[in-house]
RNA sequence: GCGGGAUUAGUUCAGUGGUAGAAUGUCUGUUUUCCAAACAGAAGGUCAGGGGUUCGAAUCCCCUAUCCCGCU
Numbered sequence: 001g002c003g004g005g006a007u008u009a010g011u012u013c014a015g016u017g018g019u020a021g022a023a024u025g026u027c028u029g030u031u032u033u034c035c036a037a038a039c040a041g042a043a044g045g046u047c048a049g050g051g052g053u054u055c056g057a058a059u060c061c062c063c064u065a066u067c068c069c070g071c072u
Stems, first nucleotide, its partner, number of pairs: 001071007010024004018055001026042005048064005
């Protein structure tokens, strides 16, 4: 230099055009003599950044950034 992949909640990951989710963690409550466990609820998101297509984009296209793999 070229090609491919990844980037979504604190963490690990789903979500392939139509209201952004799960697990786990955090907080609150119930329960218990206390802790843990269990149960119920709540908060937490610029979907890496910018632009384009579309009535509508996490999703399709282009550019950029970071990381990983391969080729030279």
Predicted 3D model of a 72-nucleotide RNA (transfer RNA) from Candidatus Roizmanbacteria bacterium RIFCSPHIGHO2_01_FULL_40_98.
The coordinates come from a structure-prediction model, not an experiment, and the mean pLDDT is 83.
The source organism's lineage runs through Bacteria, Bacteria candidate phyla and Candidatus Roizmaniibacteriota.
It matches the Rfam family "tRNA". It is annotated as a transfer RNA. Rfam describes the family as follows. Transfer RNA (tRNA) molecules are approximately 80 nucleotides in length. Rfam links the family to the GO term triplet codon-amino acid adaptor activity.
The RNAcentral record of the sequence draws on ENA.